């Protein structure tokens, strides 16, 4: 000094004005009320709502089925499909990165084209003619040729061809036999395991696909704060009592019944409306210890929006970064102009959006001492 790799932090500052929400306070004419009044007032993601989990309210004797989810081991944690730490495969010289990573010797199903076959296979191009039966020839135990076969070794297709290189064998081959890899059940060290190592056996059986139905193991009742609770107008309607009239209407006419219709009190639902839930919390900061981490644990301090269709803004001076352009070149001078976004009941998480600064830690190159 150039490329990168990984994990953090910040995400413009100050003043001044003029405005908005809430808490406290004070003032009246007591409210959608006012004030030269005090504090306080978006984020790292408040976002998407995709995973869990408090909380509320509904349901429930257990257990199973449907249906969803998750799937190497080990820890953490309220829980988690999250994290943290380790195997393992693959990618990268490397620091590091990715990985749904559990069964394919339960079943079922599938492999497109091309290929001769797509799974106890198969002779499309080839290899042999040893052994058996016939012809022919002859130097008479060999040579030619049909036949019946034998063969997965070469050639092709294909993403994959029924272990892989090499050797021996053989008529021509072939795990047919050997050696090293590879697999495969067992056994030994090592590790809580996932696994790793190791030397012997087996002659090779069991090719792929489970974000293809499947099978196994584990979780999971359901719905959301507009959950749910509490007071409670007018109007209108419900019931109960009593008054009042023994009056009118209706049950074809009469009698008795029943039913409706009036005024007053009370009681009880639901609606507007109005409080609670609401923000004191697996909380935030310092420090100390346990742990390799995630993470937990003591001691100390702090209180940090709580609207209820949503305020947390606007505007001005300077300063900072960033861009552009002047230029008498002085680290001056104008001009632009500040990234994704915006609380709604609450916490862990995950993914997505983010313009500029910054800070650590480590890796290849080159070069100098």
């Nucleotide at each position: 000094g150039a490329a990168g790799c990984u994990g953090g932090c910040u995400g413009g500052g100050c003043a001044g004005u003029c405005g908005c929400u809430g808490u406290g306070g004070g003032c009246c004419g007591u409210g959608u009320g006012c004030c030269a009044c005090a504090c306080a007032g978006a984020g790292g993601a408040a976002a998407g709502u995709c995973c869990g989990g408090g909380c509320u309210c509904c349901g429930c004797a257990g257990a199973g089925c449907a249906g969803g989810a998750u799937g190497c081991c080990g820890g953490c944690u309220a829980a988690c499909g999250g994290c943290c730490g380790g195997g393992c495969g693959c990618c990268g010289c490397g620091a590091g990165g990715c990985g749904a990573c559990g069964g394919a010797a339960a079943g079922u199903g599938g492999a497109a084209c091309a290929g001769a076959g797509a799974g106890a296979a198969g002779c499309c191009u080839g290899c042999c003619u040893a052994c058996g039966u016939c012809c022919c020839g002859c130097u008479c135990g060999c040579g030619g040729g049909a036949c019946c076969g034998g063969c997965g070794a070469u050639g092709g297709u294909g993403a994959a061809a029924c272990g892989g290189u090499g050797g021996g064998g053989u008529a021509a081959g072939a795990g047919c036999c050997c050696a090293c890899c590879g697999c495969g059940g067992a056994c030994c060290u090592g590790g809580c395991a996932a696994c790793a190592g190791g030397g012997a056996c087996g002659g090779c059986a069991c090719g792929c696909c489970a974000a293809a139905c499947c099978c196994c193991a584990u979780c999971c009742g359901g719905a959301g704060c507009a959950a749910g609770g509490c007071c409670a107008a007018a109007u209108a309607g419900g019931g109960a009592a009593g008054c009042g009239a023994u009056a009118g209407c209706g049950c074809g006419g009469c009698u008795c019944g029943c039913g409706c219709u009036g005024c007053u009190u009370c009681c009880g639902g639901g609606u507007a409306g109005g409080c609670c839930g609401c923000u004191u919390g697996a909380g935030c900061c310092g420090u100390c210890g346990g742990g390799u981490a995630a993470c937990c644990g003591g001691c100390g301090g702090c209180c940090c929006a709580g609207a209820g269709g949503a305020a947390u803004g606007a505007u001005u001076g300077c300063c900072c970064a960033a861009g552009g352009g002047g230029u008498c070149c002085g680290u001056c001078c104008c001009c632009u102009g500040g990234a994704c976004a915006g609380a709604a009941c609450c916490c862990g998480g995950c993914u997505u959006a983010u313009a500029g600064g910054u800070c650590a830690g480590c890796u290849u190159c080159a070069c100098u001492c």
Predicted 3D model of a 369-nucleotide RNA (Bacterial RNase P class A) from a Burkholderiales bacterium. The RNAcentral record of the sequence draws on ENA. It matches the Rfam family "Bacterial RNase P class A". It is annotated as a ribozyme.